A computed fold for a 74-nucleotide RNA from a Candidatus Woesearchaeota archaeon, annotated as transfer RNA. Lineage of the source: Archaea > Nanobdellati > Candidatus Woesearchaeota. The coordinates come from a structure-prediction model, not an experiment, and the mean pLDDT is 84. It matches the Rfam family "tRNA". The sequence is in RNAcentral, with records from ENA.
RNA sequence: GGGACAGUAGUUCAGCCUGGGAGAACACGCGGCUGAAGACCGCGACGUCGAGGGUUCAAAUCCCUCCUGUCCCA
Numbered sequence: 001g002g003g004a005c006a007g008u009a010g011u012u013c014a015g016c017c018u019g020g021g022a023g024a025a026c027a028c029g030c031g032g033c034u035g036a037a038g039a040c041c042g043c044g045a046c047g048u049c050g051a052g053g054g055u056u057c058a059a060a061u062c063c064c065u066c067c068u069g070u071c072c073c074a
Stems, first nucleotide, its partner, number of pairs: 001073007010026004020057001028044005050066005
């Protein structure tokens, strides 16, 4: 220098192909249960969906540029 993949909650990830409700598990907070704790059960809070721009009535999703990480080629 060229190419592929990944970036979404505190963490690990799904959703993207095929545009329309932002989600799961764990962790965290509160409550229940217990002599107490763990486990278990219920409830709750937490997101500029890596950044900017474009298309669209509408973008995590499509298009362009850039940033970061991993890998391959040279």